[in-house]
Molecule: Bacterial small signal recognition particle RNA
Organism: Bittarella massiliensis (ex Durand et al. 2017)
RNA sequence: AUGCGGGUCCUGUGCGACAGGGCGCCGUGAACCAUGUCAGGCGGGGAACCGAGCAGCAUUAAGCGGGUCGUCUUGUGUGCCGCAGAUCAACCUGUGUGUC
Numbered sequence: 001a002u003g004c005g006g007g008u009c010c011u012g013u014g015c016g017a018c019a020g021g022g023c024g025c026c027g028u029g030a031a032c033c034a035u036g037u038c039a040g041g042c043g044g045g046g047a048a049c050c051g052a053g054c055a056g057c058a059u060u061a062a063g064c065g066g067g068u069c070g071u072c073u074u075g076u077g078u079g080c081c082g083c084a085g086a087u088c089a090a091c092c093u094g095u096g097u098g099u100c
Base pairs, nucleotide, nucleotide: 001097002096003095004094005093006092007091008090010085011084012083013082014081015079016078017076018075019074020073021072022071023070024069025066026065027064028063034059035058036057037056042051043050044049
């Protein structure tokens, strides 16, 4: 100097990490305009009973809060991770050949 190969670099794709968001989960959560049960009181009835139904209690809706976990999703110059492609421009490296 050059041939071949590998790597860095570029693109796509997959997997993980980190961060954000949604859902699941837990808690809280309705004077009345949620449900259930409806004390008292009220109404009907000769009575037995029946009716509507406030408070209370329970279960929850919207909402609010939680941080371990599970799942979905969005990103990133996050990964000496995988696969494939592109480029041989530059750099690094292995090996061979030629010349000095």